The RNA shown here (Guanidine-I riboswitch aptamer) has 100 nucleotides and comes from Rummeliibacillus sp. POC4. Of the family's consensus pairs, 100% are formed in the model. The sequence was found by an Rfam model in a public genome assembly. The organism belongs to Rummeliibacillus, within Bacteria.
RNA sequence: CACAAUGAUUUCUAGGGUUCCGUAAGCACUGCUUGGUCUGGUCCAAGAGAAAUCACAUAGCAUAUAUGCUAUGCCACGGAAGGAUAAAAGCCUGGGAGAU
Numbered sequence: 001c002a003c004a005a006u007g008a009u010u011u012c013u014a015g016g017g018u019u020c021c022g023u024a025a026g027c028a029c030u031g032c033u034u035g036g037u038c039u040g041g042u043c044c045a046a047g048a049g050a051a052a053u054c055a056c057a058u059a060g061c062a063u064a065u066a067u068g069c070u071a072u073g074c075c076a077c078g079g080a081a082g083g084a085u086a087a088a089a090g091c092c093u094g095g096g097a098g099a100u
Stems, first nucleotide, its partner, number of pairs: 006055007015044002020041002022038001023035005056073007075095001077098001081093003
């Protein structure tokens, strides 16, 4: 320096803020205002978190036109700044810049 060592989706969680609901306080009270330094519900959510499904790759076995079944699929420390959404975040930039 190059190549290779699987990828996607769904559900959920760590986490996140405040558009809506609720809650709290107030008011001119069928509603309106303020508050996320309000526990919560809706909502967002992990490359390095979980589970499941599908696909892919490799190996083996069976079958004997084709195909089917089983097994395996490692490791992963990480700013600052910026972006979206109502707003923020382990979201995206990003297995980034760096570090080993």